[in-house]
């Protein structure tokens, strides 16, 4: 120098998780507005609250553009050990 091998490291890439992000997403057991109807009062007026709409939360799907974690018989470098064999 040549080939192997093994540590660790850089950047890429790949898979997978997970954020973001979009959708679904609560009979009551989440939040808000609360029609009718009930209460309460003599009336003003107040009270709890059903459906109805908004919203969100676990869940569940989507998406990979971004952002993080994990992994490898992935691809090119860097460092350090180590066998190998060839010159001198």
């Nucleotide at each position: 120098g040549u080939c192997c091998c093994c540590g660790u490291u850089g950047c890429g890439g790949u898979g997978u998780c997970g954020g973001c992000c979009c959708g679904u997403g609560a009979a009551c057991c989440a939040g808000g507005u609360c029609a009718g109807g009930u209460c309460c009062g003599g009336a003003a007026g107040g009270a709890a609250g059903c459906a109805g709409c908004c919203u969100u939360a676990a869940g569940c799907g989507g998406u990979c553009a971004c952002c993080g974690g994990c992994a490898g018989g992935c691809g090119c470098g860097g460092c350090g050990g180590g066998g190998u064999u060839g010159c001198c």

This is a predicted structure of an 88-nucleotide RNA (Bacterial small signal recognition particle RNA) from a Solirubrobacterales bacterium.
The coordinates come from a structure-prediction model, not an experiment, and the mean pLDDT is 75.
The model forms 93% of the base pairs in the Rfam consensus.
Its Rfam family is "Bacterial small signal recognition particle RNA". Gene Ontology terms of the family: SRP-dependent cotranslational protein targeting to membrane, signal sequence recognition and signal recognition particle, plasma membrane targeting. Its Rfam clan is "SRP clan". Rfam classes the family as a non-coding RNA gene.